[in-house]
Context: one part of a larger RNA
Molecule: small-subunit ribosomal RNA, 3' major domain
Organism: uncultured prokaryote
This record gives sequence, structure tokens and C1' cells, in this order.
RNA sequence: UGACGGGGGCCCGCACAAGCGGUGGAGCAUGUGGUUUAAUUCGAUGCAACGCGAAGAACCUUACCUACCCUUGAAAUCUCCGAAAUCUUCUAGAGAUAGAAGAGUGCCUUCGGGAAUCGGAUGACAGGUGCUGCAUGGCUGUCGUCAGCUCGUGUCGUGAGAUGUUGGGUUAAGUCCCGUAACGAGCGCAACCCUUAUCCUUAGUUACCAGCACAUAAUGGUGGGGACUCUAAGGAGACUGCCGGUGACAAACCGGAGGAAGGUGGGGACGACGUCAAGUCAUCAUGGCCCUUAUGGGCAGGGCUACACACGUGCUACAAUGGUCGGUACAGAGGGUUGCGAUGCCGCGAGGUGGAGCUAAUCCCAGAAAGCCGAUCUUAGUCCGGAUUGCAGUCUGCAACUCGACUGCAUGAAGUCGGAAUCGCUAGUAAUCGCGAAUCAGAACGUCGCGGUGAAUACGUUCCAGGGCCUUGUACA
Repeated sequence: UGACGGGGGCCCGCACAAGCGGUGGAGCAUGUGGUUUAAUUCGAUGCAACGCGAAGAACCUUACCUACCCUUGAAAUCUCCGAAAUCUUCUAGAGAUAGAAGAGUGCCUUCGGGAAUCGGAUGACAGGUGCUGCAUGGCUGUCGUCAGCUCGUGUCGUGAGAUGUUGGGUUAAGUCCCGUAACGAGCGCAACCCUUAUCCUUAGUUACCAGCACAUAAUGGUGGGGACUCUAAGGAGACUGCCGGUGACAAACCGGAGGAAGGUGGGGACGACGUCAAGUCAUCAUGGCCCUUAUGGGCAGGGCUACACACGUGCUACAAUGGUCGGUACAGAGGGUUGCGAUGCCGCGAGGUGGAGCUAAUCCCAGAAAGCCGAUCUUAGUCCGGAUUGCAGUCUGCAACUCGACUGCAUGAAGUCGGAAUCGCUAGUAAUCGCGAAUCAGAACGUCGCGGUGAAUACGUUCCAGGGCCUUGUACA
């Protein structure tokens, strides 16, 4: 100087408390461990691995296994030889591949040849998702959006080092003020950026429709309008600016006015010096090592989907604040031309047929759902719950057996609110309700977004765990 302490002081945050809803019990989905297997590819492992890499494993992906094949190789550069390229068909085979037949002769030219492409030969070389993340770059997680981490000069100390950065207040903040052997400065904080909440100006199409007309069964449907909503560009606005009080005449705090918004208005992007030899050699790049008729390459089938079990994360429930049936209302944000696909017709339905319109504020996906109105069920393993299984189908795709999603009929399991324990959340939040997108031929209960409805509680900091500052002890570095 640090680190540590079941030392002390001060402070903070859903850390506790106060509340609301869960997990742990059930069924299923998904990931992991374990076991099994020819293979169940590899990585991630306290917080910070476990719906993680994977924004999507039937083939492909795919790295794994089995069988069958290739060896200058699937792709690259160079050397030599030959043939333009290319297209079609047939045979064998699981395919890779092997064999055969036919069509076809192009462009430039100094007629030597050249360019592109294909085939063959030789070796230089290729190739490796092989090893090492403890050789590395880059990227990322975490402490932590915590308020810290340092430097120059000066001063003090023999020196390591200290001071500044400590102290008194204050703040979300090393934020600011005052003091002060320190005076300044840098990286962080904050602000500058995006978005949201109010208003103004400008601009009105595909958006809008107040007033005036027209038309209709009805609709901004039409003329028209530029008011309103909205769209999207520019501005205004919030700064403790004003008032009162407290305070040290400071910084600041408390209350108030005005205001759409008040003291960082809400949200996002943004992550200091460093820590964990944290993670990643399988995104990529890369040193070293290793393989080179194989640890490289091709292909078919299988596997990654196994299943006595254990754990994590979710979904659906156990019901009446509910289930079922009928009627009826209101979003936002997205996506769409190898695409979204309307009206119509067919089917109980998944869907089929058909093709209007749309390169989209125009058309489509697209009926939002919870809600509201009425009816029924009356506490029952039930008109709750829907697993499982049988049959019949739909769709995608070369192909749904291993191994897809969905539909109809039948079947109707566990489950009556969950032990010890444990998680999230402070406001348009939790809870609850649906909608969309990426990936994607198909395949979400996951992920990322979007809006609808919309709470309860916080006395307080004694305690639990974590963090910051000062101080103290130490046989630790």
C1' cells in the first nucleotide's frame, strides 16, 4: 500500500421489511446431468452453464456412427497435353459413381496461337468443425451505469509511499459548495444522440371530414375542404427560471405558483482503470503441434429426437372473479412480388378451388382477445382439466417409418392450489389479455417486439446477502 475480520462509523439498491403474483407438488414442452448406444457430434458448468451458441436437426444443415467409394483431391494458384463450351437420352447401382449413344461447333488472330470452359498427367501444394482460449487477435459476460480510477508539477517521507482523492455540508453521482500543502488536468458522472409526453409553423396523399353539396341499402363513396386527427420536417418548451421557508451570506433541501410536463419528466443507446489465466481456436483471424490413399473429400441409411432416474426454465390446469353457447365493441406495431392473397363457391373443420387488388398511409395478412349484453351449468374429479391412445383426414415437402405441424370423431389420465426451500416486481409497473415479426418449404408453450385492461404496498434500515467511503486490528501478500 492492499486484502481480510462472526471490528467500528456513515451511505445505497426490490437487499430486507410491507404487498402482489409465481416456482418447488400434477401433466406436457424444452435444456442439462446421468445412463444407454454403432453414434446418441461439439462447446457452455456458482452468481455470470442449463427455452445457452441453435433467429427454428425429417434429407440438407451435420461436425457423429455404419456401409460403399475418391486420392493434386469438392473449391485455389502454377507447369504440360488434349478437347470449344454446352445440351439430350439410355444402362448398372441405395447413391456417390461408372459405361454407352446422339446433337453441336462458337469469339479474337500477325494463322504460330490466344481468351473462356471442360477432361487428363506431374508435383509444388490444397484440405482438417483435428489439439492447445493456460501461446494469441477480435468479440462477449461479470462486478456495475457501481462512482470510482489515475496523471503532471509542487510539498512531506531515508524509502516503499503519502498528499491531491481526507475533513464540514450536499447530491443519483469524486454532483456541487466551503475549508484545506496543495494547484491543476485526464478517463469515468452529467450533458450533447434517439424515442415518448404539450404547443406552433410548413406540407396535405394513399391519411383526415367540421362546414356546403351530390349519391347510396350502407360506407370520405364523390365534388370539394386544409379546420380537426394523423403523417414528417423545422422550431418552442423545463433552467431550481419565479415566490416563501430552512441553511453558513454557500452548495443544496422543503413547500408553492404557473405549466402538457418540475427538479435526471418516462424509456433507450452509451459500460472508466481494472477483476475472474472468466467464455469463445466450432463465426472469423492466427502462432505452435498433429493427420496427408486420411484426423482430408463424396454419397446412402442411421444418429443428434434413446430413457429405471435427478435438476433448471416454461406452458396448461386444478375452476363459478369460472366453463360452455349466442350476440356485440375498441388497438398498436409489423410483414408481403420465387410474396401477401380479398369477394365468391366447396368442406363440420384443418383446408381446397379460384384469382380481384397490392412493389403498399391505397390492396392483403386481419375476425384482436380479455371486455360488455343475455342464456346455461350449481361444487361434482364435474358441462373443471386436458394428457394418453384408436380411427379418419389436411398441408408443406423428392420424401413425414424412425422424426413434422394441424383438423374431425371417439377416449378421457394426473391434478381439488402444492413440504423444506426459493424467484420476480415500486406504475401504465406487477398481474392478466390477445396481436405481430425474425429464423423458416414445413415445423414455438421459446425469443424479440406491440398494444388492451390494470392493481396492492413501502412504518422503516434492527436483521439476511451484496456494494461504496472513512477508520481500526492483523503472526496474511